The prediction has a mean pLDDT of 88. This is a predicted structure of an 87-nucleotide RNA (c-di-GMP-I riboswitch aptamer) from a soil metagenome. The sequence is in RNAcentral, with records from MGnify. Rfam family: c-di-GMP-I riboswitch aptamer. From the family's description: GEMM was predicted in a large-scale screen for bacterial structured RNA regulatory elements.
RNA sequence: GACAAGGGCAAAGCCGGCGAAAGCCGGUGACGCAAAGCCACGAGGCUACAGCACUCGCAAGGGUGCCAUGCUCGUCGGGCCGCCGAA
Repeated sequence: GACAAGGGCAAAGCCGGCGAAAGCCGGUGACGCAAAGCCACGAGGCUACAGCACUCGCAAGGGUGCCAUGCUCGUCGGGCCGCCGAA
RNA backbone atom coordinates (compact mmCIF):
# COMPACT_ATOMS: atom_id res chain seq x y z
P G A 1 -0.79 2.85 3.82
O5' G A 1 -0.47 2.26 2.39
C5' G A 1 -0.52 3.09 1.23
C4' G A 1 -0.68 2.24 0.00
C3' G A 1 -1.92 1.36 0.00
O3' G A 1 -2.32 1.14 -1.35
C1' G A 1 0.00 0.00 0.00
P A A 2 -3.49 2.04 -1.94
O5' A A 2 -4.55 0.90 -2.22
C5' A A 2 -5.43 1.03 -3.31
C4' A A 2 -6.16 -0.28 -3.53
C3' A A 2 -7.09 -0.65 -2.38
O3' A A 2 -8.42 -0.79 -2.88
C1' A A 2 -5.77 -2.50 -3.14
P C A 3 -9.41 0.43 -2.60
O5' C A 3 -10.59 -0.28 -1.82
C5' C A 3 -10.37 -0.91 -0.58
C4' C A 3 -11.45 -1.93 -0.31
C3' C A 3 -11.41 -3.13 -1.24
O3' C A 3 -11.90 -4.28 -0.54
C1' C A 3 -13.45 -2.00 -1.51
P A A 4 -10.90 -5.41 -0.06
O5' A A 4 -9.99 -5.75 -1.34
C5' A A 4 -10.54 -6.35 -2.50
C4' A A 4 -9.82 -7.64 -2.85
C3' A A 4 -9.75 -8.68 -1.74
O3' A A 4 -10.95 -9.43 -1.69
C1' A A 4 -7.63 -8.46 -2.76
P A A 5 -11.44 -10.05 -0.32
O5' A A 5 -10.46 -11.30 -0.15
C5' A A 5 -10.49 -12.38 -1.09
C4' A A 5 -9.38 -13.35 -0.78
C3' A A 5 -9.31 -13.80 0.68
O3' A A 5 -10.22 -14.86 0.93
C1' A A 5 -7.17 -13.15 -0.03
P G A 6 -10.89 -14.94 2.37
O5' G A 6 -9.74 -15.61 3.25
C5' G A 6 -9.16 -16.85 2.85
C4' G A 6 -7.89 -17.10 3.61
C3' G A 6 -8.00 -16.94 5.12
O3' G A 6 -8.59 -18.06 5.73
C1' G A 6 -6.06 -15.84 4.36
P G A 7 -9.46 -17.86 7.04
O5' G A 7 -8.36 -17.74 8.18
C5' G A 7 -8.42 -16.72 9.13
C4' G A 7 -7.03 -16.31 9.53
C3' G A 7 -6.93 -15.41 10.74
O3' G A 7 -7.02 -16.13 11.95
C1' G A 7 -5.66 -14.49 9.01
P G A 8 -7.80 -15.45 13.16
O5' G A 8 -6.80 -14.33 13.64
C5' G A 8 -5.45 -14.65 13.98
C4' G A 8 -4.67 -13.40 14.28
C3' G A 8 -5.24 -12.53 15.38
O3' G A 8 -4.96 -13.05 16.67
C1' G A 8 -4.61 -11.17 13.57
P C A 9 -6.08 -12.92 17.79
O5' C A 9 -5.89 -11.42 18.31
C5' C A 9 -4.61 -10.96 18.71
C4' C A 9 -4.61 -9.47 18.81
C3' C A 9 -5.69 -8.89 19.71
O3' C A 9 -5.29 -8.94 21.07
C1' C A 9 -5.62 -7.68 17.69
P A A 10 -6.37 -9.28 22.19
O5' A A 10 -7.33 -8.03 22.18
C5' A A 10 -6.81 -6.71 22.34
C4' A A 10 -7.88 -5.69 22.04
C3' A A 10 -9.07 -5.80 22.97
O3' A A 10 -9.49 -4.53 23.43
C1' A A 10 -9.76 -6.02 20.71
P A A 11 -9.87 -4.29 24.92
O5' A A 11 -10.36 -2.77 24.89
C5' A A 11 -9.47 -1.73 24.57
C4' A A 11 -10.25 -0.46 24.33
C3' A A 11 -11.37 -0.22 25.33
O3' A A 11 -10.90 0.40 26.51
C1' A A 11 -12.20 0.03 23.15
P A A 12 -11.44 -0.05 27.91
O5' A A 12 -12.97 0.39 27.89
C5' A A 12 -13.31 1.76 27.84
C4' A A 12 -14.79 1.92 27.55
C3' A A 12 -15.72 1.21 28.52
O3' A A 12 -15.89 1.94 29.72
C1' A A 12 -16.43 0.82 26.31
P G A 13 -15.95 1.18 31.11
O5' G A 13 -17.27 0.29 30.95
C5' G A 13 -18.55 0.89 30.85
C4' G A 13 -19.59 -0.15 30.53
C3' G A 13 -19.62 -1.35 31.46
O3' G A 13 -20.34 -1.08 32.65
C1' G A 13 -19.66 -2.11 29.23
P C A 14 -19.82 -1.66 34.04
O5' C A 14 -20.21 -3.20 33.93
C5' C A 14 -21.56 -3.59 33.78
C4' C A 14 -21.65 -5.07 33.48
C3' C A 14 -20.86 -5.97 34.43
O3' C A 14 -21.55 -6.20 35.65
C1' C A 14 -20.43 -6.63 32.21
P C A 15 -20.69 -6.36 36.99
O5' C A 15 -20.11 -7.84 36.85
C5' C A 15 -20.99 -8.96 36.82
C4' C A 15 -20.22 -10.24 36.64
C3' C A 15 -19.02 -10.44 37.55
O3' C A 15 -19.38 -10.86 38.85
C1' C A 15 -18.40 -10.98 35.34
P G A 16 -18.43 -10.37 40.08
O5' G A 16 -17.12 -11.25 39.92
C5' G A 16 -17.18 -12.65 40.13
C4' G A 16 -15.86 -13.30 39.78
C3' G A 16 -14.64 -12.74 40.48
O3' G A 16 -14.50 -13.18 41.81
C1' G A 16 -14.16 -13.02 38.20
P G A 17 -13.79 -12.16 42.87
O5' G A 17 -12.25 -12.20 42.46
C5' G A 17 -11.49 -13.39 42.63
C4' G A 17 -10.13 -13.27 41.98
C3' G A 17 -9.22 -12.19 42.54
O3' G A 17 -8.60 -12.56 43.76
C1' G A 17 -9.15 -12.12 40.19
P C A 18 -8.25 -11.41 44.83
O5' C A 18 -6.98 -10.68 44.19
C5' C A 18 -5.76 -11.38 43.99
C4' C A 18 -4.75 -10.49 43.30
C3' C A 18 -4.50 -9.14 43.96
O3' C A 18 -3.65 -9.22 45.08
C1' C A 18 -4.74 -8.84 41.63
P G A 19 -3.93 -8.23 46.32
O5' G A 19 -3.57 -6.79 45.74
C5' G A 19 -2.24 -6.46 45.40
C4' G A 19 -2.17 -5.09 44.77
C3' G A 19 -2.82 -3.96 45.56
O3' G A 19 -1.99 -3.52 46.62
C1' G A 19 -3.45 -3.80 43.30
P A A 20 -2.65 -3.21 48.03
O5' A A 20 -3.66 -2.02 47.72
C5' A A 20 -4.61 -1.60 48.70
C4' A A 20 -4.86 -0.11 48.59
C3' A A 20 -5.20 0.36 47.18
O3' A A 20 -6.60 0.30 46.97
C1' A A 20 -3.47 1.71 48.07
P A A 21 -7.14 -0.23 45.53
O5' A A 21 -6.87 1.01 44.54
C5' A A 21 -7.63 2.21 44.68
C4' A A 21 -6.92 3.35 43.99
C3' A A 21 -6.80 3.23 42.48
O3' A A 21 -7.93 3.77 41.84
C1' A A 21 -4.69 3.78 43.41
P A A 22 -8.37 3.21 40.39
O5' A A 22 -7.23 3.73 39.38
C5' A A 22 -7.26 5.06 38.88
C4' A A 22 -5.95 5.37 38.19
C3' A A 22 -5.65 4.54 36.95
O3' A A 22 -6.25 5.07 35.79
C1' A A 22 -3.78 4.53 38.37
P G A 23 -7.14 4.12 34.85
O5' G A 23 -6.31 2.78 34.67
C5' G A 23 -5.21 2.69 33.80
C4' G A 23 -4.23 1.66 34.32
C3' G A 23 -4.44 0.23 33.85
O3' G A 23 -3.90 0.00 32.56
C1' G A 23 -4.09 0.24 36.18
P C A 24 -4.52 -1.16 31.62
O5' C A 24 -3.95 -2.50 32.27
C5' C A 24 -2.55 -2.74 32.29
C4' C A 24 -2.25 -3.96 33.13
C3' C A 24 -2.95 -5.24 32.68
O3' C A 24 -2.26 -5.87 31.62
C1' C A 24 -3.22 -5.00 35.00
P C A 25 -3.08 -6.72 30.54
O5' C A 25 -3.44 -8.05 31.34
C5' C A 25 -2.42 -8.93 31.79
C4' C A 25 -3.03 -10.08 32.57
C3' C A 25 -4.20 -10.78 31.89
O3' C A 25 -3.78 -11.69 30.90
C1' C A 25 -4.73 -10.37 34.13
P G A 26 -4.73 -11.93 29.61
O5' G A 26 -5.91 -12.80 30.20
C5' G A 26 -5.67 -14.13 30.64
C4' G A 26 -6.92 -14.73 31.24
C3' G A 26 -8.17 -14.64 30.39
O3' G A 26 -8.21 -15.60 29.35
C1' G A 26 -8.69 -14.03 32.59
P G A 27 -9.01 -15.23 27.97
O5' G A 27 -10.53 -15.24 28.42
C5' G A 27 -11.14 -16.45 28.84
C4' G A 27 -12.54 -16.20 29.33
C3' G A 27 -13.49 -15.53 28.35
O3' G A 27 -13.99 -16.42 27.36
C1' G A 27 -13.71 -14.52 30.46
P U A 28 -14.23 -15.85 25.85
O5' U A 28 -15.47 -14.86 26.01
C5' U A 28 -16.74 -15.37 26.40
C4' U A 28 -17.66 -14.23 26.78
C3' U A 28 -17.97 -13.23 25.67
O3' U A 28 -18.98 -13.69 24.79
C1' U A 28 -17.46 -12.08 27.67
P G A 29 -18.89 -13.30 23.20
O5' G A 29 -18.97 -11.71 23.22
C5' G A 29 -20.13 -11.06 23.72
C4' G A 29 -19.87 -9.57 23.80
C3' G A 29 -19.48 -8.94 22.47
O3' G A 29 -20.66 -8.60 21.75
C1' G A 29 -17.96 -8.24 24.16
P A A 30 -20.57 -8.35 20.16
O5' A A 30 -19.81 -6.96 20.07
C5' A A 30 -19.60 -6.35 18.85
C4' A A 30 -18.74 -5.11 19.08
C3' A A 30 -18.10 -4.60 17.80
O3' A A 30 -18.00 -3.20 17.89
C1' A A 30 -16.42 -5.22 19.35
P C A 31 -19.19 -2.23 17.42
O5' C A 31 -18.44 -0.84 17.26
C5' C A 31 -18.73 0.22 18.13
C4' C A 31 -17.50 1.04 18.47
C3' C A 31 -16.51 1.30 17.35
O3' C A 31 -16.99 2.26 16.43
C1' C A 31 -15.37 0.85 19.36
P G A 32 -16.37 2.30 14.90
O5' G A 32 -15.00 3.10 15.09
C5' G A 32 -13.86 2.75 14.34
C4' G A 32 -12.67 2.58 15.25
C3' G A 32 -11.41 2.11 14.55
O3' G A 32 -10.70 3.21 14.01
C1' G A 32 -11.81 0.74 16.43
P C A 33 -9.90 3.01 12.58
O5' C A 33 -8.66 2.12 13.02
C5' C A 33 -7.69 2.62 13.92
C4' C A 33 -6.68 1.55 14.25
C3' C A 33 -5.92 0.99 13.05
O3' C A 33 -4.85 1.83 12.68
C1' C A 33 -6.61 -0.78 14.47
P A A 34 -4.68 2.33 11.12
O5' A A 34 -3.40 1.55 10.62
C5' A A 34 -3.40 0.15 10.52
C4' A A 34 -2.02 -0.36 10.21
C3' A A 34 -1.44 0.18 8.88
O3' A A 34 -0.03 0.03 8.94
C1' A A 34 -1.87 -2.13 8.68
P A A 35 0.96 1.16 9.28
O5' A A 35 1.99 0.16 10.01
C5' A A 35 2.20 0.22 11.38
C4' A A 35 1.34 -0.83 12.06
C3' A A 35 1.19 -0.58 13.56
O3' A A 35 -0.09 -1.00 13.97
C1' A A 35 2.04 -2.72 13.20
P A A 36 -0.91 0.00 14.92
O5' A A 36 -1.56 -0.95 16.00
C5' A A 36 -0.75 -1.57 17.01
C4' A A 36 -1.60 -2.44 17.91
C3' A A 36 -2.51 -3.39 17.18
O3' A A 36 -2.71 -4.55 17.98
C1' A A 36 -3.79 -1.73 18.28
P G A 37 -2.09 -5.94 17.57
O5' G A 37 -0.51 -5.66 17.55
C5' G A 37 0.20 -5.59 18.75
C4' G A 37 1.31 -6.63 18.74
C3' G A 37 2.41 -6.33 19.75
O3' G A 37 2.11 -6.87 21.02
C1' G A 37 3.36 -6.72 17.61
P C A 38 2.34 -5.95 22.31
O5' C A 38 3.93 -5.96 22.48
C5' C A 38 4.62 -7.19 22.69
C4' C A 38 6.12 -6.97 22.61
C3' C A 38 6.65 -5.82 23.46
O3' C A 38 6.81 -6.18 24.82
C1' C A 38 7.56 -5.68 21.31
P C A 39 6.70 -5.04 25.93
O5' C A 39 7.99 -4.13 25.72
C5' C A 39 9.29 -4.67 25.91
C4' C A 39 10.34 -3.60 25.69
C3' C A 39 10.14 -2.34 26.51
O3' C A 39 10.65 -2.50 27.81
C1' C A 39 10.67 -1.78 24.26
P A A 40 9.86 -1.87 29.02
O5' A A 40 10.03 -0.31 28.79
C5' A A 40 10.13 0.54 29.91
C4' A A 40 10.41 1.94 29.46
C3' A A 40 10.43 2.94 30.61
O3' A A 40 11.27 4.03 30.27
C1' A A 40 8.58 3.38 29.20
P C A 41 12.89 3.88 30.48
O5' C A 41 13.48 4.19 29.05
C5' C A 41 14.85 4.49 28.90
C4' C A 41 15.06 5.44 27.73
C3' C A 41 14.17 6.67 27.75
O3' C A 41 14.69 7.67 28.60
C1' C A 41 14.13 5.71 25.59
P G A 42 13.69 8.77 29.25
O5' G A 42 13.34 9.76 28.04
C5' G A 42 14.33 10.66 27.55
C4' G A 42 13.71 11.60 26.55
C3' G A 42 12.42 12.27 27.01
O3' G A 42 12.66 13.40 27.82
C1' G A 42 12.10 11.39 24.86
P A A 43 11.60 13.75 28.99
O5' A A 43 10.32 14.27 28.19
C5' A A 43 10.38 15.50 27.49
C4' A A 43 9.13 15.72 26.66
C3' A A 43 7.82 15.67 27.42
O3' A A 43 7.54 16.85 28.14
C1' A A 43 7.63 14.41 25.45
P G A 44 6.76 16.75 29.53
O5' G A 44 5.31 16.22 29.11
C5' G A 44 4.44 17.06 28.39
C4' G A 44 3.22 16.29 27.91
C3' G A 44 2.30 15.76 28.98
O3' G A 44 1.47 16.77 29.55
C1' G A 44 2.62 14.11 27.34
P G A 45 1.02 16.68 31.08
O5' G A 45 0.01 15.45 31.08
C5' G A 45 -1.22 15.52 30.37
C4' G A 45 -1.92 14.18 30.40
C3' G A 45 -2.18 13.61 31.79
O3' G A 45 -3.32 14.17 32.41
C1' G A 45 -1.26 11.95 30.41
P C A 46 -3.33 14.34 33.99
O5' C A 46 -3.55 12.85 34.49
C5' C A 46 -4.72 12.13 34.12
C4' C A 46 -4.67 10.71 34.64
C3' C A 46 -4.37 10.60 36.13
O3' C A 46 -5.51 10.84 36.93
C1' C A 46 -3.03 9.07 34.94
P U A 47 -5.30 11.55 38.34
O5' U A 47 -4.68 10.39 39.24
C5' U A 47 -5.39 9.17 39.43
C4' U A 47 -4.51 8.15 40.08
C3' U A 47 -3.88 8.57 41.40
O3' U A 47 -4.78 8.44 42.47
C1' U A 47 -2.25 7.53 40.04
P A A 48 -4.75 9.51 43.67
O5' A A 48 -3.41 9.13 44.45
C5' A A 48 -3.26 7.82 44.98
C4' A A 48 -1.88 7.67 45.58
C3' A A 48 -1.60 8.62 46.74
O3' A A 48 -1.06 7.91 47.85
C1' A A 48 0.15 8.68 45.13
P C A 49 -2.01 7.63 49.08
O5' C A 49 -1.28 6.41 49.83
C5' C A 49 -1.99 5.22 50.15
C4' C A 49 -1.03 4.06 50.33
C3' C A 49 0.22 4.38 51.13
O3' C A 49 -0.02 4.34 52.53
C1' C A 49 0.81 3.20 49.19
P A A 50 0.71 5.45 53.48
O5' A A 50 2.27 5.24 53.24
C5' A A 50 2.92 4.06 53.70
C4' A A 50 4.36 4.03 53.19
C3' A A 50 5.20 5.24 53.53
O3' A A 50 5.76 5.16 54.82
C1' A A 50 5.42 4.77 51.23
P G A 51 5.89 6.51 55.71
O5' G A 51 6.90 7.43 54.88
C5' G A 51 8.26 7.04 54.72
C4' G A 51 8.96 8.03 53.81
C3' G A 51 8.88 9.48 54.23
O3' G A 51 9.85 9.80 55.20
C1' G A 51 8.33 9.30 51.94
P C A 52 9.48 10.83 56.36
O5' C A 52 9.52 12.25 55.63
C5' C A 52 10.72 12.72 55.03
C4' C A 52 10.45 13.97 54.22
C3' C A 52 9.67 15.06 54.92
O3' C A 52 10.47 15.83 55.78
C1' C A 52 8.77 14.72 52.77
P A A 53 9.79 16.45 57.09
O5' A A 53 8.90 17.65 56.52
C5' A A 53 9.53 18.76 55.89
C4' A A 53 8.49 19.70 55.31
C3' A A 53 7.41 20.15 56.27
O3' A A 53 7.83 21.20 57.11
C1' A A 53 6.42 19.49 54.25
P C A 54 7.26 21.27 58.63
O5' C A 54 5.77 21.81 58.42
C5' C A 54 5.55 23.10 57.87
C4' C A 54 4.11 23.25 57.41
C3' C A 54 3.06 23.07 58.49
O3' C A 54 2.91 24.22 59.31
C1' C A 54 2.41 21.87 56.57
P U A 55 2.52 24.01 60.86
O5' U A 55 1.03 23.45 60.78
C5' U A 55 -0.01 24.27 60.26
C4' U A 55 -1.28 23.46 60.05
C3' U A 55 -1.86 22.82 61.30
O3' U A 55 -2.62 23.74 62.06
C1' U A 55 -1.83 21.24 59.54
P C A 56 -2.75 23.50 63.64
O5' C A 56 -3.91 22.41 63.73
C5' C A 56 -5.23 22.75 63.35
C4' C A 56 -6.15 21.55 63.48
C3' C A 56 -6.07 20.82 64.81
O3' C A 56 -6.80 21.47 65.83
C1' C A 56 -6.02 19.25 63.06
P G A 57 -6.21 21.42 67.35
O5' G A 57 -6.29 19.87 67.71
C5' G A 57 -7.56 19.25 67.89
C4' G A 57 -7.39 17.77 68.12
C3' G A 57 -6.44 17.37 69.24
O3' G A 57 -7.02 17.53 70.52
C1' G A 57 -6.02 16.03 67.35
P C A 58 -6.15 18.17 71.70
O5' C A 58 -4.96 17.13 71.92
C5' C A 58 -3.83 17.49 72.72
C4' C A 58 -3.35 16.29 73.49
C3' C A 58 -3.06 15.05 72.63
O3' C A 58 -1.74 15.09 72.13
C1' C A 58 -4.38 14.44 74.50
P A A 59 -1.47 14.62 70.60
O5' A A 59 -1.76 13.04 70.62
C5' A A 59 -0.87 12.16 71.31
C4' A A 59 -1.55 10.82 71.51
C3' A A 59 -1.86 10.05 70.23
O3' A A 59 -0.76 9.23 69.88
C1' A A 59 -3.79 10.14 71.61
P A A 60 -0.45 8.91 68.35
O5' A A 60 -1.60 7.88 67.95
C5' A A 60 -1.53 6.52 68.39
C4' A A 60 -2.87 5.83 68.14
C3' A A 60 -3.32 5.83 66.69
O3' A A 60 -2.78 4.76 65.96
C1' A A 60 -5.08 6.59 68.06
P G A 61 -2.02 5.05 64.55
O5' G A 61 -2.98 6.02 63.74
C5' G A 61 -4.13 5.52 63.05
C4' G A 61 -5.23 6.57 63.02
C3' G A 61 -5.22 7.50 61.81
O3' G A 61 -5.80 6.92 60.67
C1' G A 61 -5.47 8.77 63.78
P G A 62 -5.35 7.46 59.21
O5' G A 62 -6.06 8.88 59.10
C5' G A 62 -7.48 8.95 59.06
C4' G A 62 -7.96 10.38 59.15
C3' G A 62 -7.55 11.28 58.00
O3' G A 62 -8.34 11.08 56.85
C1' G A 62 -7.22 12.41 60.04
P G A 63 -7.70 11.39 55.40
O5' G A 63 -7.59 12.98 55.37
C5' G A 63 -8.78 13.77 55.38
C4' G A 63 -8.42 15.23 55.38
C3' G A 63 -7.54 15.68 54.22
O3' G A 63 -8.30 15.94 53.05
C1' G A 63 -6.67 16.53 56.25
P U A 64 -7.61 15.70 51.61
O5' U A 64 -6.61 16.92 51.44
C5' U A 64 -7.11 18.23 51.34
C4' U A 64 -5.98 19.24 51.36
C3' U A 64 -4.88 18.99 50.34
O3' U A 64 -5.22 19.45 49.04
C1' U A 64 -3.90 19.43 52.44
P G A 65 -4.56 18.71 47.76
O5' G A 65 -3.05 19.22 47.76
C5' G A 65 -2.75 20.58 47.53
C4' G A 65 -1.29 20.86 47.80
C3' G A 65 -0.31 20.03 46.98
O3' G A 65 -0.13 20.56 45.68
C1' G A 65 0.35 20.03 49.23
P C A 66 0.27 19.57 44.47
O5' C A 66 1.78 19.15 44.79
C5' C A 66 2.82 20.12 44.76
C4' C A 66 4.10 19.52 45.26
C3' C A 66 4.60 18.30 44.51
O3' C A 66 5.28 18.64 43.32
C1' C A 66 4.75 17.92 46.84
P C A 67 5.12 17.67 42.01
O5' C A 67 5.88 16.34 42.44
C5' C A 67 7.28 16.37 42.71
C4' C A 67 7.71 15.09 43.39
C3' C A 67 7.40 13.82 42.62
O3' C A 67 8.39 13.56 41.64
C1' C A 67 6.75 13.57 44.88
P A A 68 7.95 12.97 40.16
O5' A A 68 7.99 11.40 40.39
C5' A A 68 9.17 10.79 40.90
C4' A A 68 9.13 9.29 40.69
C3' A A 68 9.11 8.84 39.23
O3' A A 68 9.85 7.62 39.13
C1' A A 68 7.33 7.88 40.37
P U A 69 11.37 7.69 38.60
O5' U A 69 11.73 6.15 38.78
C5' U A 69 12.27 5.69 39.99
C4' U A 69 11.61 4.39 40.43
C3' U A 69 10.16 4.19 39.96
O3' U A 69 9.90 2.78 39.86
C1' U A 69 10.21 4.39 42.31
P G A 70 9.06 2.19 38.63
O5' G A 70 7.56 2.17 39.14
C5' G A 70 7.08 1.10 39.96
C4' G A 70 5.57 1.11 40.03
C3' G A 70 4.88 1.03 38.67
O3' G A 70 4.76 -0.31 38.22
C1' G A 70 3.95 2.78 39.93
P C A 71 4.90 -0.62 36.64
O5' C A 71 3.66 0.12 35.98
C5' C A 71 2.35 -0.35 36.22
C4' C A 71 1.33 0.61 35.66
C3' C A 71 1.36 0.82 34.16
O3' C A 71 0.80 -0.27 33.44
C1' C A 71 1.01 2.86 35.24
P U A 72 1.34 -0.56 31.93
O5' U A 72 0.70 0.60 31.05
C5' U A 72 -0.72 0.71 30.92
C4' U A 72 -1.06 1.97 30.19
C3' U A 72 -0.44 2.10 28.80
O3' U A 72 -1.21 1.42 27.83
C1' U A 72 -0.18 4.13 30.01
P C A 73 -0.53 0.29 26.92
O5' C A 73 0.56 1.03 26.06
C5' C A 73 0.20 2.14 25.26
C4' C A 73 1.03 2.18 24.00
C3' C A 73 1.05 0.89 23.18
O3' C A 73 0.75 1.18 21.84
C1' C A 73 3.26 1.68 23.53
P G A 74 -0.32 0.39 21.05
O5' G A 74 -1.67 1.19 21.31
C5' G A 74 -1.85 2.49 20.77
C4' G A 74 -3.15 3.07 21.28
C3' G A 74 -3.30 3.12 22.79
O3' G A 74 -3.99 4.31 23.13
C1' G A 74 -5.11 1.96 21.86
P U A 75 -3.22 5.41 23.99
O5' U A 75 -2.83 6.50 22.91
C5' U A 75 -3.79 7.37 22.35
C4' U A 75 -3.17 8.73 22.12
C3' U A 75 -1.89 8.69 21.27
O3' U A 75 -2.16 8.63 19.88
C1' U A 75 -1.52 9.98 23.21
P C A 76 -1.14 7.89 18.89
O5' C A 76 0.05 8.92 18.76
C5' C A 76 -0.14 10.19 18.16
C4' C A 76 1.06 11.07 18.38
C3' C A 76 2.39 10.51 17.89
O3' C A 76 2.57 10.63 16.50
C1' C A 76 2.67 11.41 20.04
P G A 77 3.51 9.56 15.72
O5' G A 77 4.97 9.89 16.23
C5' G A 77 5.61 11.09 15.86
C4' G A 77 6.91 11.28 16.61
C3' G A 77 7.97 10.21 16.40
O3' G A 77 8.66 10.35 15.17
C1' G A 77 7.82 10.72 18.68
P G A 78 9.18 9.03 14.39
O5' G A 78 10.30 8.45 15.36
C5' G A 78 11.52 9.15 15.57
C4' G A 78 12.35 8.47 16.64
C3' G A 78 12.70 7.01 16.36
O3' G A 78 13.78 6.87 15.46
C1' G A 78 11.95 7.22 18.58
P G A 79 13.84 5.57 14.48
O5' G A 79 14.26 4.41 15.49
C5' G A 79 15.52 4.43 16.14
C4' G A 79 15.62 3.30 17.14
C3' G A 79 15.36 1.91 16.56
O3' G A 79 16.50 1.37 15.92
C1' G A 79 14.13 2.18 18.56
P C A 80 16.30 0.41 14.63
O5' C A 80 15.75 -0.93 15.30
C5' C A 80 16.55 -1.66 16.21
C4' C A 80 15.79 -2.84 16.78
C3' C A 80 15.15 -3.76 15.75
O3' C A 80 16.06 -4.67 15.18
C1' C A 80 13.59 -3.27 17.45
P C A 81 15.87 -5.11 13.64
O5' C A 81 14.60 -6.08 13.69
C5' C A 81 14.68 -7.33 14.36
C4' C A 81 13.30 -7.92 14.55
C3' C A 81 12.50 -8.19 13.29
O3' C A 81 12.90 -9.37 12.61
C1' C A 81 11.12 -7.14 14.86
P G A 82 12.67 -9.45 11.02
O5' G A 82 11.10 -9.61 10.89
C5' G A 82 10.47 -10.79 11.36
C4' G A 82 8.98 -10.63 11.34
C3' G A 82 8.35 -10.49 9.96
O3' G A 82 8.18 -11.74 9.32
C1' G A 82 7.43 -8.88 11.41
P C A 83 7.77 -11.82 7.75
O5' C A 83 6.20 -11.91 7.80
C5' C A 83 5.56 -13.04 8.35
C4' C A 83 4.09 -13.04 8.03
C3' C A 83 3.74 -12.80 6.57
O3' C A 83 3.86 -13.97 5.78
C1' C A 83 2.36 -11.46 7.93
P C A 84 4.24 -13.83 4.22
O5' C A 84 2.94 -13.18 3.57
C5' C A 84 1.74 -13.93 3.50
C4' C A 84 0.63 -13.06 2.96
C3' C A 84 0.91 -12.44 1.59
O3' C A 84 0.66 -13.33 0.52
C1' C A 84 0.07 -10.80 3.05
P G A 85 1.60 -13.27 -0.80
O5' G A 85 1.29 -11.83 -1.43
C5' G A 85 -0.02 -11.52 -1.90
C4' G A 85 -0.12 -10.04 -2.15
C3' G A 85 0.84 -9.49 -3.19
O3' G A 85 0.33 -9.64 -4.50
C1' G A 85 0.92 -8.14 -1.26
P A A 86 1.28 -10.08 -5.72
O5' A A 86 0.82 -9.11 -6.91
C5' A A 86 -0.23 -9.46 -7.72
C4' A A 86 -1.21 -8.31 -7.92
C3' A A 86 -0.75 -7.18 -8.83
O3' A A 86 -0.77 -7.54 -10.18
C1' A A 86 -1.97 -6.34 -7.00
P A A 87 0.34 -6.93 -11.23
O5' A A 87 -0.10 -5.40 -11.35
C5' A A 87 -1.31 -5.05 -12.01
C4' A A 87 -1.60 -3.59 -11.81
C3' A A 87 -0.47 -2.65 -12.24
O3' A A 87 -0.49 -2.39 -13.62
C1' A A 87 -1.23 -2.06 -10.09